This is a predicted structure of a 71-nucleotide RNA (transfer RNA) from Chlorotetraedron incus.

[in-house]
This record gives sequence, structure tokens and C1' cells, in this order.
RNA sequence: GGGUUUGUAGCUCAAUGGUAGAGCAAAGAGCUUUUAACUCUUUGGUUGCGGGUUCGAGUCCUGCCAGACUC
Repeated sequence: GGGUUUGUAGCUCAAUGGUAGAGCAAAGAGCUUUUAACUCUUUGGUUGCGGGUUCGAGUCCUGCCAGACUC
């Protein structure tokens, strides 16, 4: 340098072109003599950075950046 592929919450991962979610973690409350466990609630996102297509893009196309594999 060429090809393939990945990039979404603090972490691991979902999401058929139509309101961006789950588990864990964090915070608060309940329970308990206390801790742990358990239960409930809440917070947390420029979907890597731009452009395009579309009424509508995490998703389709494209450039760049970063990682992995391969030649």
C1' cells in the first nucleotide's frame, strides 16, 4: 500500500429505514443491629468524524480516522 471487517451509555452487547434499548456498573430509597444479598426507582448517548440518498439514517452509499484479520 491492496482486500475483508469492526466502531452505539463507564464496561459487554442489542436495535427490520420509523420514539436509541438490555445486562453489569453508578446514585438514591426500602429491608437489615450493621454489612452482604434481595426489591424498587433514577441518572447516564453529538450511534468514531464529515458528506450524500430519503418524508425519515445507528441501519443504505461515500470520504477520512482508529482497531482487528489477511495479502
Source information
It matches the Rfam family "tRNA". By type it is a transfer RNA. The RNAcentral record of the sequence draws on ENA.